[in-house]
This is a predicted structure of a 72-nucleotide RNA (transfer RNA) from Methanothrix sp.
It matches the Rfam family "tRNA". From the family's description: Transfer RNA (tRNA) molecules are approximately 80 nucleotides in length.
The RNAcentral record of the sequence draws on ENA and GtRNAdb.
The coordinates come from a structure-prediction model, not an experiment, and the mean pLDDT is 82.
RNAcentral records the identical sequence in 2 taxa.
RNA sequence: GGGCUCGUGGGGUAGAGGAUAUCCUAGCGGGCUUCGGACCCGCUGACCUGGGUUCGAUUCCCAGCGAGUCCG
Numbered sequence: 001g002g003g004c005u006c007g008u009g010g011g012g013u014a015g016a017g018g019a020u021a022u023c024c025u026a027g028c029g030g031g032c033u034u035c036g037g038a039c040c041c042g043c044u045g046a047c048c049u050g051g052g053u054u055c056g057a058u059u060c061c062c063a064g065c066g067a068g069u070c071c072g
Stems, first nucleotide, its partner, number of pairs: 001071007010025003018055001026044006048064005
């Protein structure tokens, strides 16, 4: 330098044109407990950046940035 794959809450992960963006974990609050852990209930929190297509984009297209991998 080129090819391919990927980028979603603090961490991990599903979603693939219109839904309230899914679930696990963490954090916070409550219940339970002598206290804690476990368990149960609730809450907080995310679509890498810019542009394009579209009535509508997290999703499709282009470019950039970043990560992984292969080739040179």